The RNA shown here (SAM riboswitch aptamer (S box leader)) has 109 nucleotides and comes from a soil metagenome.
Parts: sequence; C1' cells; structure tokens
RNA sequence: CAUCCAGAGGGGUGGAGGGACUGGCCCAGUGAAGCCCCGGCAACCAUUCCGUCGCAGCCGGCGGGAACGGUGCCAAAUCCUGCAGGUCCCCAAGUAGGCCUGGGAGAUG
Repeated sequence: CAUCCAGAGGGGUGGAGGGACUGGCCCAGUGAAGCCCCGGCAACCAUUCCGUCGCAGCCGGCGGGAACGGUGCCAAAUCCUGCAGGUCCCCAAGUAGGCCUGGGAGAUG
C1' cells in the first nucleotide's frame, strides 16, 4: 500500500482444546489444537495468453483469461463485538438494543 459479506475437506496420527485479544456466541470424545498424506479454493507474487492505451522500440499502464511454480486459505462476514458519528424503535425519562457510515485491532499478500 492492497484485500478481507465470494470460494474450497477427506484420511492417518494425536487426545482436549479451538475460533488472535475483550465481552458474547459458537465448534469439539459422533474426537479440539498440533503433525503427516492426498485433494480443493483463490489469483497476491512469478509465468503466460488476449484486448486496449502510451512509446521509434525495449517496455509500461489499464481490463480480461489460464493455473505448472512461490505464498495464502478450505465452520459461522475477519463468527459478531470493542471507539466515534448519524438514524430508528422502545420508554415517563435515561440506558440497553437495531441499522448505516467512518475508525481501531487483526489476518494475508
């Protein structure tokens, strides 16, 4: 700096945790994490093809395709949430709550 409401799991081993953290809410002996094997998703990097624009050209920008390689990923939107603003509902009132926008934190490249 970019992306994060899409997508994609079986087996073996292991034996109680896991979903980053907070508060929730979930997943888990009908077998968690970790490790191994095989498979898959995706298209960030690399490679490559097409279109287009610029360039004398090398090459570069933009859009699209492919998927052998390097990462990543394969419950739930990053599972929700946290801070601020707006708005709606309830209420005697205020809070709590819903929705929207932005931010923070985090993840991956």

Its Rfam family is "SAM riboswitch aptamer (S box leader)". Rfam describes the family as follows. The SAM riboswitch is found upstream of a number of genes which code for proteins involved in methionine or cysteine biosynthesis in Gram-positive bacteria.